[in-house]
Context: one part of a larger RNA
RNA sequence: ACUUCGUUAAGGAACUCGGCAAAACAGCGGCCGUAAUUUAGAGAUAAGGCCUGCCCUGAGCAAUCAGGGCCGCAGCUAAAGAGCCCAAGGGACUGUUUAUCAAAAACAUAGCUCUCUGCUAACUCGUAAGAGGAUGUAUAGAGGGUGAUGCCUGGCCAGUGUCCGAACGUUAAGAGGAGAGGUUAGCCGUAAGGCGAAGCUUUGAAUCCAAGCGCGGAUGAACGCCGGCGAUAACUAUAAUCGUCCUAAGGUAGCGAAAUUCCUUGUCGGGUAAGUUCCGACCUGCACGAAUGGCUUAACCACUUGGGCACUGUCUCAACGAAGUACUCG
Numbered sequence: 001a002c003u004u005c006g007u008u009a010a011g012g013a014a015c016u017c018g019g020c021a022a023a024a025c026a027g028c029g030g031c032c033g034u035a036a037u038u039u040a041g042a043g044a045u046a047a048g049g050c051c052u053g054c055c056c057u058g059a060g061c062a063a064u065c066a067g068g069g070c071c072g073c074a075g076c077u078a079a080a081g082a083g084c085c086c087a088a089g090g091g092a093c094u095g096u097u098u099a100u101c102a103a104a105a106a107c108a109u110a111g112c113u114c115u116c117u118g119c120u121a122a123c124u125c126g127u128a129a130g131a132g133g134a135u136g137u138a139u140a141g142a143g144g145g146u147g148a149u150g151c152c153u154g155g156c157c158a159g160u161g162u163c164c165g166a167a168c169g170u171u172a173a174g175a176g177g178a179g180a181g182g183u184u185a186g187c188c189g190u191a192a193g194g195c196g197a198a199g200c201u202u203u204g205a206a207u208c209c210a211a212g213c214g215c216g217g218a219u220g221a222a223c224g225c226c227g228g229c230g231a232u233a234a235c236u237a238u239a240a241u242c243g244u245c246c247u248a249a250g251g252u253a254g255c256g257a258a259a260u261u262c263c264u265u266g267u268c269g270g271g272u273a274a275g276u277u278c279c280g281a282c283c284u285g286c287a288c289g290a291a292u293g294g295c296u297u298a299a300c301c302a303c304u305u306g307g308g309c310a311c312u313g314u315c316u317c318a319a320c321g322a323a324g325u326a327c328u329c330g
Stems, first nucleotide, its partner, number of pairs: 001325008010316002014314001019311001029051004037042001039148001053070007071075001076081001083309007090301002095107002111146007123132003150295003154226003159223002161219005168214003174208002179203005186195003227245005254288001255285001266282005
């Protein structure tokens, strides 16, 4: 010096990103007592207060109770064995997860909802046979989304997707084979050359023809989207109101400087002597918003944030001691 421990005057979080670590609370023993809130179950061992040893006698089946006595500074005398409260955010909860830096607000969940599936089911695995689904049968099975409960879930079908429709347009292979070219038996011609059947061959128009697409509808708990400018009330300010442009339609309820707010330490109130954090409001929402769910919500949480009580070497500010390690000397 380091590691692991122990003790500490006065103060008591002044430390620090943050009470990290440590200390403290102390029998899920007895008696008393226990708030807001609440889904009436809970919250709750809430909080908080008091008691606790040993011996004798009596009562009692016992637990235990009553009376008397004894000792100590101290009787749950050792060990082991909850710190608590107030408020907010998130997720309802128990559960699951990055074996070996992340346990969470992530995943799951019950509940809700949409789509598919009539059984040789849909769906999945397999080239197939076949198997699972299921020795099940729509109160069943599969897939997607949301995520207890409570109150709710607004507008837009123009785009994309899905479903339904089938008149018309477009449309492949295929069918079809009008026509055209090549070749040449033959014919014409004195010759050069010309014409040219059948067959073979190279092509090939019309016409017929599916799904799809175009087309017509439906559909948002399908993917998604949910405006701008100008003017206006008898102080001012503001704008219930009006005009205009654009759109498929212009964000409803609720919430809102929020796990979302740039400007921003917004403004006001609370808490502090002093508060960029926190809580309650306001609304000017850069850029909340309704199952990509919105807003609440008792209970729960090794979650996150702010405050308080208790407590302490975290600190003011350090000191001493124990064991071990390193080093030096013997």